[in-house]
RNA sequence: GGGGAUAUAGCUCAGCGGGAGAGUGCCUGCUUCGCAAGCAGGAGGCCGGCGGUUCGAAUCCGCUUAUCUCCA
Numbered sequence: 001g002g003g004g005a006u007a008u009a010g011c012u013c014a015g016c017g018g019g020a021g022a023g024u025g026c027c028u029g030c031u032u033c034g035c036a037a038g039c040a041g042g043a044g045g046c047c048g049g050c051g052g053u054u055c056g057a058a059u060c061c062g063c064u065u066a067u068c069u070c071c072a
Stems, first nucleotide, its partner, number of pairs: 001071007010024004018055001026042005048064005
């Protein structure tokens, strides 16, 4: 320098045009002598950034940033 992949909750990830979700962690309550485990509830998100297509974009397209990887 060129090719490819990934970016969504604190962490690990799913979702790939029309509701933003799961596990875990965190908070509260129940339970216990207490802790852990268990059960119930809750908080927590500019879906990396900008632009385009569309009635509508986390999702499709372009550019860009970061990380990983392959080739030279």
The RNA shown here (transfer RNA) has 72 nucleotides and comes from a Halanaerobiales bacterium. Rfam family: tRNA. From the family's description: Transfer RNA (tRNA) molecules are approximately 80 nucleotides in length. Rfam classes the family as a transfer RNA. The organism belongs to Halanaerobiales, within Bacteria. It was read from a public genome assembly.